[in-house]
Formats: sequence, C1' cells, structure tokens
RNA sequence: GCCCUCAUAGUUCAAUGGAUAGAAUGUGGGCUUCCGAAGCCCCAGAUCGAGGUUCGAUUCCUCGUGAGGGCA
Repeated sequence: GCCCUCAUAGUUCAAUGGAUAGAAUGUGGGCUUCCGAAGCCCCAGAUCGAGGUUCGAUUCCUCGUGAGGGCA
C1' cells in the first nucleotide's frame, strides 16, 4: 500500500428493510431475613461519526475513525 471481517445497554450477545431495538449478567430500588447470602418483583440504561438510497435503515451504499486478520 491492497483486501476481508467487526463496531448495538457497564459487560457478553441477539435483531434477513417495518411493533416501544430484545435477552443474560451487572448497577439501583422493593419483598423476604435478626443481619447477610440465595431467591422473587420492579426501574433506568445502547445502535462508532458524517453523508446517501428508501414511504421506512441496527440492517443497503460511500467516506472517515477504531479493533482484528490476510497478502505484499
């Protein structure tokens, strides 16, 4: 220098162009307990950035940023 893959809650992962982006775990609150742990219930929490296509984009396209891999 070229090519490929990836980027979504604090963390680990889902979501084939259409519902309020979902789950586990963690944080916070409640119940329970003499106090804790465990268990049960509840709340909050995210699409890397900028454009484009589309009635509609986490999804498709372009550029950039970052991470990983391959070739030279």
This is a predicted structure of a 72-nucleotide RNA (transfer RNA) from a Parcubacteria group bacterium. Rfam family: tRNA. It is annotated as a transfer RNA. Gene Ontology term of the family: triplet codon-amino acid adaptor activity.